[in-house]
Context: one part of a larger RNA
RNA sequence: CUAACCUGAAGGAACUCGGCAACUUUGUCCCGUACGUUCGCAAAAAGGGACACCUGUUUCUCAGGGUCUUCGGACACAAGAAACAGGUCGCAGAGAAAUGGGAGAAGCGACUGUUUAUUAAAAACACAGGGCUAUGCUAACUCAAAAAGAGGAUGUAUAUAGCCUGACGCCUGCUCUGUGCCGGUCUGUGAAGGCAAGGGGUCAGCUCACGCGAAGCUCUGAACCUAAGCUCCGGUUAACGGCGGCCGUAACCUUGACGGUCCUAAGGUAGCGAAAUUCCUUGUCGGGUAAGUUCCGACCUGCAUGAAUGGCGUAACGACUUCUUCGGUGUCUCCAGGAUAGACUCG
Numbered sequence: 001c002u003a004a005c006c007u008g009a010a011g012g013a014a015c016u017c018g019g020c021a022a023c024u025u026u027g028u029c030c031c032g033u034a035c036g037u038u039c040g041c042a043a044a045a046a047g048g049g050a051c052a053c054c055u056g057u058u059u060c061u062c063a064g065g066g067u068c069u070u071c072g073g074a075c076a077c078a079a080g081a082a083a084c085a086g087g088u089c090g091c092a093g094a095g096a097a098a099u100g101g102g103a104g105a106a107g108c109g110a111c112u113g114u115u116u117a118u119u120a121a122a123a124a125c126a127c128a129g130g131g132c133u134a135u136g137c138u139a140a141c142u143c144a145a146a147a148a149g150a151g152g153a154u155g156u157a158u159a160u161a162g163c164c165u166g167a168c169g170c171c172u173g174c175u176c177u178g179u180g181c182c183g184g185u186c187u188g189u190g191a192a193g194g195c196a197a198g199g200g201g202u203c204a205g206c207u208c209a210c211g212c213g214a215a216g217c218u219c220u221g222a223a224c225c226u227a228a229g230c231u232c233c234g235g236u237u238a239a240c241g242g243c244g245g246c247c248g249u250a251a252c253c254u255u256g257a258c259g260g261u262c263c264u265a266a267g268g269u270a271g272c273g274a275a276a277u278u279c280c281u282u283g284u285c286g287g288g289u290a291a292g293u294u295c296c297g298a299c300c301u302g303c304a305u306g307a308a309u310g311g312c313g314u315a316a317c318g319a320c321u322u323c324u325u326c327g328g329u330g331u332c333u334c335c336a337g338g339a340u341a342g343a344c345u346c347g
Base pairs, nucleotide, nucleotide: 001342002341003340005338006337007336008335010333011332014331027051028050029049030048031047036041038167052088053087054086055085056084057083058082059081060080061079066075067074068073089093101326102325103324104323105322106321107320108318109317113125114124129165130164131163132162133161134160135159141151142150143149168313169312170311171310173243174242175241178240179239180236181235182234183233184232188230189229193225194224198220199219200218201217202216205212206211244262245261246260247259248258271305272302283299284298285297286296287295
């Protein structure tokens, strides 16, 4: 020096990204216990006390055997438990081991649970609850040479499937122009197909010749008819989504309830807000510190919040994240000593 340990003066987080690591605490009984709260909790909150052994007294008691009995029971013993009193020993009595450190504030997620086997356990997933949509049974949907068949389901709309949200409380605004979906279907477009005018080839025939040319066969083929879809007309946002600009104005100034104008499908409502979202930014003010880019409370100038892509709260819960604090500590000031196995030296 490496690994894993033990002890430490004075100080006690000054260490560090960060109390990481270690320390503290720890059992049982008794006392006592705040805010908050969904009245269940919070709570082992917090914070105190007791604990060994000997003797004595009192109280209680399952089972057992004993004595008495009026057969209902009564009594004593032993054992155990508890309380009280006195005494004994040690530095220390839960004498070892095992066995919560505590408190406050905020964010996120309600919770128990699940997850990247082998760098991520979380705020991610799930969840009960909420909503929308599809599906009437040979169900929708899924598997399958998209066959038979099977699952769905020996179920039947209080069911099944798909999607979103995510306990609970208060709520969930405006917008259907675009895209999607649903419904309708006048017009337009519209494939194969249908119908078939016309045209070409061929050759019986006609013609002096040029040429004309029936039927058949054959190559084509306009107009017209015509489905879904698209177009078109409506509906629908807990469907995908979206939710403005400029100018002026009040008797100091500032601000602008108010007015004008342009644009839009509609111009962001309630709430929250420098936020897990704020660039400028260490915003400004207040709190905490001697001193605080973090933290808490406000303000609103929201670069670029916002309502089931859910908004805002929330008791309980969390090996989550952040901040503060008490206790205790070799994390540190600043290292020292001890013991074990290696390393190292000699053999």
Model confidence (mean pLDDT): 86 of 100. This is a predicted structure of a 347-nucleotide part of an RNA (large-subunit ribosomal RNA, domain IV) from an uncultured candidate division WWE3 bacterium. It was read from a public genome assembly. Its Rfam family is "Bacterial large subunit ribosomal RNA". Its family is annotated with ribosome and structural constituent of ribosome in the Gene Ontology.